This is a predicted structure of a 1512-nucleotide RNA (small-subunit ribosomal RNA) from a metagenome. The sequence is in RNAcentral, with records from SILVA. The prediction has a mean pLDDT of 84. Its Rfam family is "Bacterial small subunit ribosomal RNA". Rfam links the family to the GO terms ribosome and structural constituent of ribosome.
RNA sequence: AGAGUUUGAUCCUGGCUCAGAACGAACGCUGGCGGCGUGCCUAACACAUGCAAGUCGAGCGCGAACGUCACUUCGGUGGCAAGUAGAGCGGCGCACGGGUGAGUAAUACGUGGGUAAUCUGCCCUUAGGUCUGGAAUAACCCGGGGAAACCCGGGCUAAUACCGGAUAAGACCACAGAGCUUCUGCUUGGUGGUAAAAGCGGGGGCCCUCUUCGGAGGCCUCGCACCAAAGGAUGAGCCCGCGGUCCAUCAGCUAGUUGGUAGGGUAACGGCCUACCAAGGCUAAGACGGAUAGCUGGUCUGAGAGGAUGAUCAGCCACACUGGAACUGAGAUACGGUCCAGACUCCUACGGGAGGCAGCAGUGGGGAAUAUUGCGCAAUGGGCGAAAGCCUGACGCAGCAACGCCGUGUGAGUGAUGAAGGUCUUCGGAUCGUAAAGCUCUGUCGGCAGGAACGAAGGGUGGGUUUUUUAAUAGAAGAUCCAUUUGACGGUACCUGCAAAGGAAGCACCGGCUAACUCUGUGCCAGCAGCCGCGGUAAUACAGAGGGUGCAAGCGUUGUUCGGAAUUAUUGGGCGUAAAGCGUACGUAGGCGGCUCGUUAAGUUUGGUGUGAAAUCCCUGGGCUCAACCUAGGACGUGCACCGAAAACUGGCGAGCUUGAAUCUCGGAGAGGGUGGUGGAAUUCCCAGUGUAGAGGUGAAAUUCGUAGAUAUUGGGAGGAACACCGGUGGCGAAGGCGACCACCUGGACGAAGAUUGACGCUGAGGUACGAAAGCGUGGGGAUCAAACAGGAUUAGAUACCCUGGUAGUCCACGCCGUAAACGAUGAGUACUAGGUGCAGCGAGUAUUGACCCUUGCUGUGCCGUCGCUAACGCAUUAAGUACUCCGCCUGGGAAGUACGGCCGCAAGGCUAAAACUCAAAGGAAUUGACGGGGGCCCGCACAAGCGGUGGAGCAUGUGGUUUAAUUCGACGCAACGCGCAGAACCUUACCCAGACUUGACAUUGAUGGAAUCCCUUAGAAAUUUGGGAGUGCCCUUCGGGGCCCAGAAAACAGGUGCUGCAUGGCUGUCGUCAGCUCGUGUCGUGAGAUGUUGGGUUAAGUCCCGCAACGAGCGCAACCCUUGCCUUUAGUUGCCAUCAUUUAGUUGGGCACUCUAGAGGGACUGCCGGUGUUAAACCGGAGGAAGGUGGGGAUGACGUCAAGUCCUCAUGGCCUUUAUGUUUGGGGCUACACACGUGCUACAAUGGCUGCUACAAAGCGUUGCGAACUCGCGAGAGGGAGCCAAUCGCAUAAAAGCAGUCUCAGUUCGGAUUGAAGUCUGCAACUCGACUUCAUGAAGCUGGAAUCGCUAGUAAUCGUGGAUCAGCACGCCACGGUGAAUACGUUCCCGGGCCUUGUACACACCGCCCGUCACACCAUGGGAGUUGAUUGCUCCAGAAGCCGGUGGUCCAACGCAAGAGGAAGCCGUCCAAGGAGUGAUUAGUAACUGGGGUGAAGUCGUAACAAGGUA
Repeated sequence: AGAGUUUGAUCCUGGCUCAGAACGAACGCUGGCGGCGUGCCUAACACAUGCAAGUCGAGCGCGAACGUCACUUCGGUGGCAAGUAGAGCGGCGCACGGGUGAGUAAUACGUGGGUAAUCUGCCCUUAGGUCUGGAAUAACCCGGGGAAACCCGGGCUAAUACCGGAUAAGACCACAGAGCUUCUGCUUGGUGGUAAAAGCGGGGGCCCUCUUCGGAGGCCUCGCACCAAAGGAUGAGCCCGCGGUCCAUCAGCUAGUUGGUAGGGUAACGGCCUACCAAGGCUAAGACGGAUAGCUGGUCUGAGAGGAUGAUCAGCCACACUGGAACUGAGAUACGGUCCAGACUCCUACGGGAGGCAGCAGUGGGGAAUAUUGCGCAAUGGGCGAAAGCCUGACGCAGCAACGCCGUGUGAGUGAUGAAGGUCUUCGGAUCGUAAAGCUCUGUCGGCAGGAACGAAGGGUGGGUUUUUUAAUAGAAGAUCCAUUUGACGGUACCUGCAAAGGAAGCACCGGCUAACUCUGUGCCAGCAGCCGCGGUAAUACAGAGGGUGCAAGCGUUGUUCGGAAUUAUUGGGCGUAAAGCGUACGUAGGCGGCUCGUUAAGUUUGGUGUGAAAUCCCUGGGCUCAACCUAGGACGUGCACCGAAAACUGGCGAGCUUGAAUCUCGGAGAGGGUGGUGGAAUUCCCAGUGUAGAGGUGAAAUUCGUAGAUAUUGGGAGGAACACCGGUGGCGAAGGCGACCACCUGGACGAAGAUUGACGCUGAGGUACGAAAGCGUGGGGAUCAAACAGGAUUAGAUACCCUGGUAGUCCACGCCGUAAACGAUGAGUACUAGGUGCAGCGAGUAUUGACCCUUGCUGUGCCGUCGCUAACGCAUUAAGUACUCCGCCUGGGAAGUACGGCCGCAAGGCUAAAACUCAAAGGAAUUGACGGGGGCCCGCACAAGCGGUGGAGCAUGUGGUUUAAUUCGACGCAACGCGCAGAACCUUACCCAGACUUGACAUUGAUGGAAUCCCUUAGAAAUUUGGGAGUGCCCUUCGGGGCCCAGAAAACAGGUGCUGCAUGGCUGUCGUCAGCUCGUGUCGUGAGAUGUUGGGUUAAGUCCCGCAACGAGCGCAACCCUUGCCUUUAGUUGCCAUCAUUUAGUUGGGCACUCUAGAGGGACUGCCGGUGUUAAACCGGAGGAAGGUGGGGAUGACGUCAAGUCCUCAUGGCCUUUAUGUUUGGGGCUACACACGUGCUACAAUGGCUGCUACAAAGCGUUGCGAACUCGCGAGAGGGAGCCAAUCGCAUAAAAGCAGUCUCAGUUCGGAUUGAAGUCUGCAACUCGACUUCAUGAAGCUGGAAUCGCUAGUAAUCGUGGAUCAGCACGCCACGGUGAAUACGUUCCCGGGCCUUGUACACACCGCCCGUCACACCAUGGGAGUUGAUUGCUCCAGAAGCCGGUGGUCCAACGCAAGAGGAAGCCGUCCAAGGAGUGAUUAGUAACUGGGGUGAAGUCGUAACAAGGUA
């Protein structure tokens, strides 16, 4: 520090997710040791049991017993125990310490101040005092009540308990003065008044009093207490400024409320409380209400700013079963006190009582989850005490828990036959792996044994020295020395010794992010998953294994927080199109604000002071062996307050200025607004005339109108609405918007000059006004147009598009509504930043008689464009640039601009505005393709123009379907279907039935044996099998043997036309012989990509030329190759024959001129001429030429597409099979047949059929062959065997054509299917199932619907010939020649293709994408008659305890002679908790039914959107 994920790819926006750190954690698997920490986050739920606050005899009175000793009358008594235990009175403490976080959004906390408005026990300091009396009461004793808790009555007694009197430095109160001040006061002198106290202990030479003679007291002295006062310290109370949560779908709240006066109350100010008076107080800088929450130092995270949090430790607050209340006290409205009410629990004799773990342990419960009913006061601290000491679940320790952090171990060295074994394998090996074993060592932890701490300093006692006090060498206090004594942890840490590698490693992950890969199993199953996503037979993603990676006594998962997230943006984001500018203006609060001078010092800057607790964090040291941890010092603490300084800037105040702003004068422009009037054209309607059969409307029609006279046309009239031309990216207005003409009223902007005011300005939350269309209300008006509606069409349907009608409405007046893609999708204002060019308005200069022209200024409105900006598109002085000011708005998509609530509205509805749930995207711009019922250009037998077919018939053949034991399999739009099959009777053959074989029909290795082979024979359908016979080979040789061939045990293995063409190679089809497809370098672009390859011409062609940020190149095109067409040349046999001779015949001689054959060459290149064209490429025409613009034909198939076809040609991975899915034999099937389709053949006839005669080819094939002549047969054919390994012989007669004859339009002398009979040939064999022949039979069919195919010249059409396959079988396929046309205007349309361009929501690419209803399932949610809780307001009733007030017939020791003073119950009253009643509000749950929403591989209906999406 980033990464993954939207796309075919790209950039951006934007969300989701991950990597990090942390935790009081929990869960899963695992677990050696130690140190230091931490440990109920949930039920502030309920609690058994024990402990957690006592102490003081040096304040006071009382006062045992056990035991023991003595005595005894044996009943007991006495001494010691012991003035002990114990309770009581009294003092101090119990308000600290410890727990918890319910409540509390401010009576809290933090921070800084104030208290001149206060208090403060114990402690310290100062200077004083402590005199004199009195009356009670607990305990105790006696009696009584009660189950108990406890209580009542009588009697006795003490005090540092209580009360009276005296005294008063000072204090307090009242009165009238003075001084000072920080100004609600403080200080000070005077007069008068008021209020105190307590003793206890130690010591004592002299002196005094009393005496029971023991002693007691006075006095002196010391210590501790006590009283009053002043000061300090500490602690507390109260007040003020500032700070820190959410909701405005909480906008108004408030009656002690706000203030005053008087009084009360408090330690103290104050409506704190009461009476009276006034009507105030708070609030958009958020009152009031609701929700949540203890606050802070800090902690976690982060670079920081921030965000989250408030366990442990520390400060503050609040609470103590729930609610209320006071008492005591220095301090409480009191956790382990009191009273009352309530709930709950317990005891009870039923009358009544007791209790409060949110102290430490512990229990139940709740929960994912959190420990021992431990030891000790040794240390630290606290309470009491003079002290010893006692108490202390504070605390110190130990126990449990990997809960966290830190440390440490589980060994080290050596060791290669790279062992065994596992895993993988290309079978060679690789890896686990120096890992192990083995050998040599070490000794941490753990184990055993021994030694053994620090933490301990004090205090007491005893002894010594010394200081102070004092009369004192008593005593006391202090300092110091010696001796003695004190440890829970704990015989623990630590140290030493002994033995021994011995007891000590797991967890997660391995597709990418993210370090780490293979095998097996599974087969969209089981499962995984943080996101993207894996799994449908080759899964590095599931499960297991081997291996690896990471961390390690832990490792993962889950949860939460921060980070990454600049994803709430102060630092540090945005708003034209991604989410986002209010529809527009005016304007309130607020924010911001021109130039100069002076002043001030609020902001600001700077210096100082105080504070910012400690701990924590940081730095430097120190202590535990290190570390964690502990500790000392320092630094930090960004804050607040106070004091001082500065005066630039901001602010305040004062004085000015003119440039911002405004006003005045003059001028022109304008659909700016309002009112009234006027006008013509047109539509419609009415009347009249002319006139006659249609009109109207559409893609085509119909509804409709019209013979009752329409449409058309002429004249007249009525009425309403809108204003053609001008008219223009022209004008005006804030926007909405404004369009005939005239008049009146009226707003604003602009130009030109000066003058005036003197910052008067900009923006603008709320607010107010305006605000298209539609809509609503009332009343008018109503010509046109026209929702709804009706009809006609269209259509599968058509509640639409089209047509004919037609009502609201459209128009006016008044009133509402308040929304629009209200758009420049661009808030307002100011300033600055190149230009060019239009238009509109007003000027200036120049010029002119004048109008122009030209130059120039301001304002407005457009276009292009530099810098700059932008994701790009684009914007660009009219900014989306550079800056400033103010406002509004955004924060993933959907749910949703919806629900609920509120406000507005007559309604429709508007404004404001969520959540649950759900998805991993949704989006913007641009790119490349593909597509379009988008456009342009171009091509092709693509259409058109023609010729001939198919589709109808019969047959052949292939396919589907059906059938079957099997009808083997594959191929399925073009590009499957006379295709694989260039040929199924057996074989082929893969299928079916039946019979056999199992190392096999075939290959390699192979012990052993043998030649191979042939003949006969048994069983059998055959395969196979039984028996017998003949036969002893060929080649090489180093003479051992080896090879060929046959049989053959045992194994390795063979075999498979079994599956997967979606695992593959190879081959092939297709687009398409279409003209395309790419690359290098350069350039442009953030990038995908573009450029080149586009453009202008041209071509069959990305063919060529020109131009050009491109320049070149490759694969394609073309050419090179074959064939054909002309010529030359070479060569003449089997070919040829002009001349000579010859023959039936080129037959023979001869010849090679010609034809021909087959070699080599030539020829054609837009080369020449003319024209057009850009002086080009090229095209057109012409000449010459056998051939002319690629001469004709063929071969040749770019990058790629279709998961196209083929595992059944072959090859091949994987899977399956192995007495079978292999091999083999016989028979059957592939040939079936209601039917449907494709491809063909033959026809339907006269351009013909039949009969006869006569011609003319090419290219092939032939020895297992072609097979002549000749003979026989009607014929297929048979016999025959010449010749030929073929320019020699044969197949082999070419047919159409021609010449004659006949048939005469008919189901025929057309047509030949079908069937019968008889044959021929091939073959082991023609039944299923061959071809052919003859005779007989003579079906359908008379030119073929919708639709559809081929062909542009030697082509179509037509005619025959040959070949491959093959024993036989050809209407198919391939090849050959003969005869030989018609037509093409042209590119509008159909199909296919190429290039450019455009749109796109498509990219599996239109066979795409995608919307809504309905049906089904699930989920969350709104409404809902109601119903059930919780919280709370108001109005009443009620009124415990208690404080306060009142009362005084009752009662009372202290004082008083008395009266009385004073006090106490009791009673009454105010206030008031619980409780009760009524009525509201808020909130939560639930509910018949109901509304929409979301989600869900294959449901229904349509096709709304994306292309002009077929009606933009």